[in-house]
RNA sequence: GGGGAUAUAGCUCAGUUGGUAGAGCGCUUGAAUGGCAUUCAAGAGGUCGGCGGUUCGAGUCCGCUUAUUUCCA
Numbered sequence: 001g002g003g004g005a006u007a008u009a010g011c012u013c014a015g016u017u018g019g020u021a022g023a024g025c026g027c028u029u030g031a032a033u034g035g036c037a038u039u040c041a042a043g044a045g046g047u048c049g050g051c052g053g054u055u056c057g058a059g060u061c062c063g064c065u066u067a068u069u070u071c072c073a
Stems, first nucleotide, its partner, number of pairs: 001072007010025004019056001027043006049065005
């Protein structure tokens, strides 16, 4: 220098054919227990790496770019 993969909640990851962003763990509150642990219920927490484009509508499609990783030279 060139090709590929990955980037979504604090962490690990889903997200189907473009149509309201989710799960587990963690966190907060409440209930059960004398207390801890544990179980159950509810809740908070995200401008989906960044910029731009296509579209009525983009996490998803297109271009550029950043970071990590891998292959080739």